A computed fold for a 72-nucleotide RNA from an Erysipelotrichaceae bacterium, annotated as transfer RNA. Taxonomically the source falls in Erysipelotrichaceae (Bacteria, Bacillati, Erysipelotrichia, Erysipelotrichales).
RNA sequence: GGGUUUAUGGUGUAACGGAUAACACAAGAGAUUUCUACUCUCUUGAUUCAGGUUCGAUUCCUGAUAAGCCCU
Numbered sequence: 001g002g003g004u005u006u007a008u009g010g011u012g013u014a015a016c017g018g019a020u021a022a023c024a025c026a027a028g029a030g031a032u033u034u035c036u037a038c039u040c041u042c043u044u045g046a047u048u049c050a051g052g053u054u055c056g057a058u059u060c061c062u063g064a065u066a067a068g069c070c071c072u
Base pairs, nucleotide, nucleotide: 001071002070003069004068005067006066007065010025011024012023013022018055027043028042029041030040031039048064049063050062051061052060
């Protein structure tokens, strides 16, 4: 330099073009407990960036950024 794959809460993963962007763990609060632990309830928190297509984009297209793999 060329090709290819990926990017979603703090972490690990879901999501036919139409969901209030879902689940688990973690964190915070509460209940229970003499206290802690366990258990139960509730809450907070996310689509890498910029455009395009579309009535509608996490999803499709283009470019950029970052990471992985292959070739040179």
Rfam family: tRNA. By type it is a transfer RNA. The sequence is in RNAcentral, with records from ENA.